Model confidence (mean pLDDT): 81 of 100.
A computed fold for a 74-nucleotide RNA from Nocardiopsis sp. JB363, annotated as transfer RNA.
The sequence is in RNAcentral, with records from ENA and Rfam.
Rfam family: tRNA.
The source organism's lineage runs through Bacteria, Bacillati, Actinomycetota, Streptosporangiales and Nocardiopsis.

RNA sequence: GCCCCGGUAUUCCAACCGGCAGAGAAGGCGCCCUCAAAAGGCGCACAGUGUGGGUUCGAAUCCCACCCGGGGUA
Numbered sequence: 001g002c003c004c005c006g007g008u009a010u011u012c013c014a015a016c017c018g019g020c021a022g023a024g025a026a027g028g029c030g031c032c033c034u035c036a037a038a039a040g041g042c043g044c045a046c047a048g049u050g051u052g053g054g055u056u057c058g059a060a061u062c063c064c065a066c067c068c069g070g071g072g073u074a
Stems, first nucleotide, its partner, number of pairs: 001073007010026003013022001019057001028044005050066005
């Protein structure tokens, strides 16, 4: 240089068939339970999707360029 995969909440990660961003796990806060704690149960808060454009009534999803990470190849 070229090819492939990925970037979404505090973290890990779903949503890929264009139509309500949260299916789920961890973490945080409050309450219940307990003599107290751990474990467990219930509730709450946290993102407009790497960046900039384009297409569209509508984009996390499609197209273009770029940035970052991983793998392959000479």